[in-house]
Molecule: transfer RNA
Organism: uncultured Traorella sp.
RNA sequence: UGGGGUGUAGCCAAGCGGUAAGGCAACGGACUCUGACUCCGUCAUUCAUAGGUUCGAAUCCUAUUACCCCAG
Numbered sequence: 001u002g003g004g005g006u007g008u009a010g011c012c013a014a015g016c017g018g019u020a021a022g023g024c025a026a027c028g029g030a031c032u033c034u035g036a037c038u039c040c041g042u043c044a045u046u047c048a049u050a051g052g053u054u055c056g057a058a059u060c061c062u063a064u065u066a067c068c069c070c071a072g
Stems, first nucleotide, its partner, number of pairs: 001071007010024003018055001026042005048064005
């Protein structure tokens, strides 16, 4: 430098044009003498960033950026 892939919550991770699941963690509560276990509730106005298409975009298009792989 060229090609490909991946960026979604503190961590892991689904989603494939129609309002973002789940698990762990965290916080509040119930239970308990206390703690653990268990149970209930809360937790993404920004889905890497910026534009574009569309009635509607995490999803499609373009550019950029970080990381990974391949080629030179």